A computed fold for a 76-nucleotide RNA from Solirubrobacter phytolaccae, annotated as c-di-GMP-I riboswitch aptamer. Of the family's consensus pairs, 94% are formed in the model. It was read from a public genome assembly, where an Rfam model found it. The coordinates come from a structure-prediction model, not an experiment, and the mean pLDDT is 87. Lineage of the source: Bacteria > Bacillati > Thermoleophilia > Solirubrobacteraceae > Solirubrobacter.
RNA sequence: CCUGCGAAAGGGCAAACCCGUCGUGAGGCGGGGACGCAAAGCCACGGGACUCAACUGAGUCAGCCGAGCUGCCGAA
Numbered sequence: 001c002c003u004g005c006g007a008a009a010g011g012g013c014a015a016a017c018c019c020g021u022c023g024u025g026a027g028g029c030g031g032g033g034a035c036g037c038a039a040a041g042c043c044a045c046g047g048g049a050c051u052c053a054a055c056u057g058a059g060u061c062a063g064c065c066g067a068g069c070u071g072c073c074g075a076a
Base pairs, nucleotide, nucleotide: 005074006073012037013036017032018031019030020029021028022027035063041069042068045066046065047064048061049060050059051058052057
C1' cells in the first nucleotide's frame, strides 16, 4: 500500500413521531427528534416494494437485496 475486517478516537448520517411546505398519490424538501448505520455517501442498471385525477402509460422508494462509482480512521 491492497484485500478482508471493525476495536478505539475525532467527527458524520438520522428511523418512528411532531411541525411547516410541495405533490392527486407513493413520497420530496426544511426544522425538531434519535431507532439505528462503516458507506444509512452517490446511482433506478437488475430484482423487489409502492403510487396514480387511469395505465401500450407516468411516477416513488438507495434505511429491502444485488451491480456500478466514490470515500474517513486503523487496534486485533